[in-house]
Predicted 3D model of a 350-nucleotide part of an RNA (small-subunit ribosomal RNA, central domain) from a Myxococcales bacterium. Model confidence (mean pLDDT): 90 of 100. It was read from a public genome assembly. Rfam family: Bacterial small subunit ribosomal RNA. Rfam links the family to the GO terms structural constituent of ribosome and ribosome.
Context: one part of a larger RNA
RNA sequence: UUGGGCGUAAAGCGCGCGCAGGCGGGCUGUUAAGUCUGGUGUGAAAUCCCUCGGCUCAACCGAGGACGUGCAUUGGAUACUGGCAGUCUUGAGUCCCGGAGAGGGAAGCGGAAUUCCCAGUGUAGAGGUGAAAUUCGUAGAUAUUGGGAGGAACACCGGUGGCGAAGGCGGCUUCCUGGACGGUGACUGACGCUGAGGCGCGAAAGCGUGGGUAGCAAACAGGAUUAGAUACCCUGGUAGUCCACGCCGUAAACGAUGGGUACUAGUUGGUGCGGGUAUUGACCCCUGCGCUGACGAAGCAAACGCAUUAAGUACCCCGCCUGGGGAGUACGGCCGCAAGGCUAAAACUC
Numbered sequence: 001u002u003g004g005g006c007g008u009a010a011a012g013c014g015c016g017c018g019c020a021g022g023c024g025g026g027c028u029g030u031u032a033a034g035u036c037u038g039g040u041g042u043g044a045a046a047u048c049c050c051u052c053g054g055c056u057c058a059a060c061c062g063a064g065g066a067c068g069u070g071c072a073u074u075g076g077a078u079a080c081u082g083g084c085a086g087u088c089u090u091g092a093g094u095c096c097c098g099g100a101g102a103g104g105g106a107a108g109c110g111g112a113a114u115u116c117c118c119a120g121u122g123u124a125g126a127g128g129u130g131a132a133a134u135u136c137g138u139a140g141a142u143a144u145u146g147g148g149a150g151g152a153a154c155a156c157c158g159g160u161g162g163c164g165a166a167g168g169c170g171g172c173u174u175c176c177u178g179g180a181c182g183g184u185g186a187c188u189g190a191c192g193c194u195g196a197g198g199c200g201c202g203a204a205a206g207c208g209u210g211g212g213u214a215g216c217a218a219a220c221a222g223g224a225u226u227a228g229a230u231a232c233c234c235u236g237g238u239a240g241u242c243c244a245c246g247c248c249g250u251a252a253a254c255g256a257u258g259g260g261u262a263c264u265a266g267u268u269g270g271u272g273c274g275g276g277u278a279u280u281g282a283c284c285c286c287u288g289c290g291c292u293g294a295c296g297a298a299g300c301a302a303a304c305g306c307a308u309u310a311a312g313u314a315c316c317c318c319g320c321c322u323g324g325g326g327a328g329u330a331c332g333g334c335c336g337c338a339a340g341g342c343u344a345a346a347a348c349u350c
Base pairs, nucleotide, nucleotide: 003322004321005320006319007304008303012318014201015200016199017198021194022193023192025088026087027086028085029084030083031082033081034080035077036076037075038074039073040072041071042070049065050064051063052062053061054060091191092188093187094186095185096183097182098181103177104176105175106174107173108172109171110154115149116148117147118146119145120144121143125136126135162169163168206247207246208245209244210243211242215241216240220236221235222234223233258317259316260315261314262313263312266295267294268293269292270291271290272289273288274287275286276285299306300305323350324349325348332343333342334341335340
């Protein structure tokens, strides 16, 4: 627990789907629950407030009045909210046509390069560094030519580009499949937004079982460097990196910026689709919609900066923050094979 906030000061859940809940377009009728208004009853006394009175005053005391946010009941009002009924098309969705895309899944194929193997040529070095050495090489290395094996990644195109909710996605072909966008009418008729729980997706590393292993490479070994060197540099090198299936569920999961709708100067790029003008045609020029950049008005901001892709102006819904350390820890619970994850304190201290 009000209030004020959440780009960088503490604070947006990594992302989505969605039950409940909250919120919700135009018009008409009805109802009168919320709302507004009147009456009645109740709202004990004391206290508080007002008036008057009693102790010489006051405190104190007595009397009367008022107040009593509320509850109940009853009459009325009907703009707004709600309920019910009807209707509408602008929100939302469906159908049709069209083009764009590393969106996802599966199978197949290709070339360059590294490594290894075989063979040819060829001879004493090669490699590596700041310099070296470990290392490789006369059992013929390095270099070069031909052939072969195997794994992983796809140069150029490539973009300040595209797609995806996010994580992320890049050779080519085929199959299966999701979404967005543009155009034109037709259709449904508020079917919408958000979303506690819940469910799903989720880089890398890591884990389980089985496979695979060219290159790279934690650990590890050696060589150097150094006062030392459990490093940086060098030579090697195993997990791993790859595949299948199953876990894990984290991140500077970042735009450090939750989602939706509406409104609020412009200028200039990119990308997808369309209209107009023009033309033989493509451009050019004008213009509409979607996405994506740069710069900037007003406004906002502590400043930096943001600025129609808002951090501006408003509304709706969710999440989160509340001094630093202790601590994202302990304990408990839930999840996990484990590693650990999620939830999450206090003492004490400044």